Description
The RNA shown here (transfer RNA) has 76 nucleotides and comes from a Hyphomicrobiales bacterium. The prediction has a mean pLDDT of 81. The sequence was found in a public genome assembly. Rfam family: tRNA. By type it is a transfer RNA.
């Protein structure tokens, strides 16, 4: 060089027919302890990889581009 596959909250993943962005775990208060941990309640936290197109509307469809795997080939 090609072809396939992922990328979504600090980490691991989900997202149904295009139609209000989500879980666990961690993280921050509070309860509860003599404290720590553990339980238990509440809260914070998203440019959905980037750019760009199609829709009244895109995490989701198309095009690019960039990392990340993994398959081929080619150099020597």
């Nucleotide at each position: 060089g090609c072809c396939g596959g992922c990328u979504u909250a600090g980490c691991u993943c989900a997202g149904u027919u295009g139609g209000u962005a989500g879980a666990g775990c961690a993280c921050u208060u509070g309860a509860u302890u003599u404290g720590u941990a553990a339980u238990c309640a509440a809260g914070g936290g998203g440019u959905c990889a980037c750019a760009g197109g199609u829709u009244c509307g895109a995490g989701u469809c198309c095009u690019g581009u960039a990392g990340c795997c993994g398959g081929c080939a080619c150099c020597a």